Two RNAs folded together computationally: RNase P RNA and transfer RNA, 426 nucleotides in total. Rfam match: Bacterial RNase P class A.

């Protein structure tokens, strides 16, 4: 100096003017909800998104039993919980930092592998090969037919063919023998495990697909802030089902379990408060701990609307841009992003 | 806001629950038939199956995650 990789931060500042919501203090108005001005203060995001997970919180009856069903899937730890997060095995990718893995079972069992192929899974004999026999050519110990035995080495199809490769061995041939390698059992040390290394035995014992059904393990009741909770208003006159062998809570069915005039159709009403902004909350420092995380100390309160605010001009900063905006709140994942800034880590090459 | 569904040719619908050239009506273009249309006959064009990824020998179909579209609810 390139080029690459891994963490982490920042999304305009500052000043003016003028608009827009909220809250609070004041003055004015109106029977009153409330309504005008004034002053002060607050006021989008790292992803506020998507709505893909965990929860919190509320209602169903405290959430019980069974069936089905849905989600997760190496191993330990984090957490409120998780499909996330951190460590570590193990496969893959990569010179390497370092990145990615739906990574439990195909020996419980069902099913499907289309075309080609001889055979697509209880293996199998198309071509080959090879051994005797029978015919026939022919100098021949050569070859040609034929059927019959052996054989999985070798062709050839396939995405896939029954362990690999080497020598032995064989009429040819095979785990039939032998070394390595694989790959099953046994066993012995390390390691919390997951898995790892050694020894010893087995000739090999049956291909793939579970983002096919399924099998094991582990969770998981249902709805979702338009939840749901109070306050006014309205509840006139009706119609229909079923009557304790029934109806409905309860939204996948049964079982239990509660209610007993209850559903359902239609008609009314459809205004406001709360929920809702102090929380698994942030920021700082110290301590555990490899980290995620977690404890202890001090500190700090930072949008909360309901037709729904966050905008616009100017000056400056060499320029002022990207994606995109709150709607019960949180942890997390995914998608989007100009620019710019910090640290560390690897490879080549140069100099010292 | 919460919660659910869809998505194949200009329309509108199929494709046997994973097997090869995704097909049918209609409409489009050309031709026939007619003095001219219209109906009818004939025949062609028209698709990355919304997009990207994986899974698998192999994806319209299975699995993620985007992108457009619809629906209910006090």
């Nucleotide at each position: 100096a390139a080029g690459g990789g891994a963490a982490g931060c920042c999304g305009g500042a500052u000043g003016g003017c003028c608009g827009c919501a909220g809250u609070g203090u004041a003055a004015g108005g109106u029977a009153a909800u409330u309504c005008u001005u004034a002053c002060a203060u607050u006021g989008a995001g790292g992803a506020a998104a998507g709505u893909c997970c965990g929860a919190a919180c509320u209602c169903c009856a405290c959430a019980g039993g069974g069936u089905g069903g849905a989600a997760u899937g190496c191993u330990g730890g984090a957490u409120a919980a998780c499909g996330u997060c951190c460590a570590g095995g193990c496969g893959g990718a990569g010179u390497a930092a370092u990145c990615c893995g739906a990574c439990g079972g195909a020996a419980a069992g069902u099913g499907c592998c289309a075309c080609a192929g001889a055979a697509a899974a209880c293996a199998u004999a198309c071509c080959g090969c090879u051994u005797a026999c029978g015919g026939u050519g022919u100098u021949a110990u050569c070859g040609c037919c034929g059927g019959a035995a052996g054989u999985a080495a070798g062709g050839g199809u396939g995405a896939a063919a029954a362990g690999g490769c080497g020598a032995g061995g064989u009429a040819a041939g095979a785990g039939c023998u032998c070394a390595c390698c694989g790959c099953g059992c046994a066993u012995c040390g390390g390691g919390u495990a997951a898995c790892c290394g050694g020894u010893g035995c087995g000739g090999c014992a049956g291909g793939g697909u579970a983002a096919a059904c399924c099998c094991c393990a582990u969770u998981c009741g249902g709805a979702g802030c338009a939840a749901g909770a109070c306050u006014a208003a309205a509840u006139a006159g009706g119609a229909g089902a079923c009557c304790a062998u029934a109806g409905g809570g309860u939204g996948a069915c049964c079982c239990a379990u509660c209610c007993u005039g209850u559903c359902u159709c239609g008609g009314g009403u459809u205004a406001g408060u709360c929920g809702c902004a102090u929380g698994a909350a942030g920021c700082a420092g110290a301590g555990a701990g490899u980290a995620a995380u977690c404890u202890c100390u001090g500190u700090u309160c930072a949008a909360g609307a309901u037709g729904a605010a966050u905008g616009g001009c100017c000056a400056u900063c060499u320029u002022a841009u990207a994606c995109a905006g709150a709607a019960u709140u949180c942890g997390g994942c995914u998608u989007a992003c100009a620019g710019g800034c910090u640290u560390c880590c690897c490879u080549u090459u140069g100099c010292u | 806001g919460c919660g659910c569904c869809c998505a194949u040719a200009g329309c509108u619908c199929a494709a046997u629950u994973g097997g090869a050239u995704a097909g049918a009506g209609u409409g489009u273009u050309g031709g026939a038939c007619u003095a001219c249309g219209a109906a009818u006959c004939c025949a062609a064009a028209g698709g990355u199956u919304g997009c990207a990824g994986g899974u698998u020998c192999g994806a319209c179909u299975c699995c993620u995650g985007c992108u457009g579209g619809g629906c209910g609810c006090a």